[in-house]
Context: one part of a larger RNA
RNA sequence: UGACGGGGACCCGCACAAGCGGUGGAGCAUGUGGUUUAAUUCGAAGCAACGCGAAGAACCUUUCCUAGUCUUGACAUCCCGAUGACCGGUCCUUAAUCGGAUCUUUUCUUUGGAACAUCGGAGACAGGUGGUGCAUGGUUGUCGUCAGCUCGUGUCGUGAGAUGUUGGGUUAAGUCCCGCAACGAGCGCAACCCUUACUAUUAGUUGCUACGCAAGAGCACUCUAAUAGGACUGCCGUUGACAAAACGGAGGAAGGUGGGGAUGACGUCAAAUCAUCAUGCCCUUUAUGACCUGGGCUACACACGUACUCCAAUGGCGUUUAACAAAGAGCAGCAAAACCGCGAGGUGGAGCAAAUCUCCAAAAAACGUCUCAGUUCAGAUUGCAGGCUGCAACUCGCCUGCAUGAAGUCGGAAUUGCUAGUAAUCGUAGGUCAGCAUACUACGGUGAAUAAGAUCCCGGGCCUUGCACA
Numbered sequence: 001u002g003a004c005g006g007g008g009a010c011c012c013g014c015a016c017a018a019g020c021g022g023u024g025g026a027g028c029a030u031g032u033g034g035u036u037u038a039a040u041u042c043g044a045a046g047c048a049a050c051g052c053g054a055a056g057a058a059c060c061u062u063u064c065c066u067a068g069u070c071u072u073g074a075c076a077u078c079c080c081g082a083u084g085a086c087c088g089g090u091c092c093u094u095a096a097u098c099g100g101a102u103c104u105u106u107u108c109u110u111u112g113g114a115a116c117a118u119c120g121g122a123g124a125c126a127g128g129u130g131g132u133g134c135a136u137g138g139u140u141g142u143c144g145u146c147a148g149c150u151c152g153u154g155u156c157g158u159g160a161g162a163u164g165u166u167g168g169g170u171u172a173a174g175u176c177c178c179g180c181a182a183c184g185a186g187c188g189c190a191a192c193c194c195u196u197a198c199u200a201u202u203a204g205u206u207g208c209u210a211c212g213c214a215a216g217a218g219c220a221c222u223c224u225a226a227u228a229g230g231a232c233u234g235c236c237g238u239u240g241a242c243a244a245a246a247c248g249g250a251g252g253a254a255g256g257u258g259g260g261g262a263u264g265a266c267g268u269c270a271a272a273u274c275a276u277c278a279u280g281c282c283c284u285u286u287a288u289g290a291c292c293u294g295g296g297c298u299a300c301a302c303a304c305g306u307a308c309u310c311c312a313a314u315g316g317c318g319u320u321u322a323a324c325a326a327a328g329a330g331c332a333g334c335a336a337a338a339c340c341g342c343g344a345g346g347u348g349g350a351g352c353a354a355a356u357c358u359c360c361a362a363a364a365a366a367c368g369u370c371u372c373a374g375u376u377c378a379g380a381u382u383g384c385a386g387g388c389u390g391c392a393a394c395u396c397g398c399c400u401g402c403a404u405g406a407a408g409u410c411g412g413a414a415u416u417g418c419u420a421g422u423a424a425u426c427g428u429a430g431g432u433c434a435g436c437a438u439a440c441u442a443c444g445g446u447g448a449a450u451a452a453g454a455u456c457c458c459g460g461g462c463c464u465u466g467c468a469c470a
Base pairs, nucleotide, nucleotide: 001470002469004466005465007464008463010461011460012459013458016453019418020417021416022415023414026309027308029306030305031304032303033302034300035299042053043052064295065294068291069290070289073125077124078123079121080120081119082118083117084116088103089102090101091100092099106115107114108113127284128283130282131281132280136278137277138273139272140271141269143267148187149186150185151184152183153182154163155162156161167178168177169176193261194260195259196258198229199228200227201226202225203224204223207219208218209217232255235249236248237247238246239245311411315370316369317368318367319366320365328359329358330357333352334351338347339346340345377408382403383402384401385400386399387398388397424446425445426444427443428442429441430440
């Protein structure tokens, strides 16, 4: 000087308290451990691994296993020779690659050859999701969006170092003010960026308007999208040290960083990744490389994590009301009307490269029924019959109808999220994608309770003190 203390002082955070809803119980989905296996490919491991890499394992993917094959090779450059091809078609064999047979068949030329392609040969080499993340680059997590981390000159100290950065106030903030052997500066904070809330101007189709509908008309309104304005403790009062600021008020669409987002300092954890990629060294080279069939990654006494659906009456079921959104997507696509089917779906093909057409709401509301039951709750499991995608749904996809109708009556110790358009609850869309979503990422609808405190638990910041540590 740091680190540490079941030392002290001060301060902050859904950390506690006050509340609301969960997890832990049941079933199932998914990931992990373990076990099993020919293989169950590999990585991730307290917080910060475990719906994680994987934004989607039937084949492919695919790295793993089994069997069958290839050896200058599936991919690249160079040399020699041959052919005129290559591609493509047909046939034999095969589980499929592999292997074998056959048909067809180049361009430019100064007629020397050149270009291109394939085959054969020779080696230089290719190849490796093989090892090492404790050899590395790059990227990422984390403390933490915490308020810190440093430098120049000066001064003090023999020196390591100190000072500045401490102190008194204040702030979300090393934010600002005052003081001070310091004076300045940099990376962070804040602001500049995007979005949302208000207004004005400009613009007006595909949008909007009066209407039962259309034509026609218009751009006031809604909306769209560009440019401006608007919020700055600016104004008033009180407190304060005549400061910074705090509290209350006015006006205002909005008030004290207005609400969200992007943005992550110096560093820590030899943190993660050699399987995104790149790369040193080591290893391999008729195999640890390459092709292909089938299987596996989906196993199942069990244990854990994360979700979904529940145990019901604030509910279940039925009918009706063209109920009411936002944000997205669409040509190998989205697909309307109409018709067929109980339904999944099928036929059909209008319109739309989209403010024009399509995908396209549910909770809600009204009426009826059930009357507290393992039920008209719950839906696992199983049987049968179907639909869709796709060469192909046995291992191993999703969906529909009929039948079946398990556990479960609110969950021990423990533990977790959340402070407002939030929690809770209700649907919608997208990416991945032939097909497959209870996951992920977005979007809107309905819409609470409680706290404004600092005693304690946890984590963090600053000052101080002790010190068996460096």

Predicted 3D model of a 470-nucleotide part of an RNA (small-subunit ribosomal RNA, 3' major domain) from an uncultured bacterium. The full RNA is in RNAcentral, with records from ENA, Greengenes and SILVA.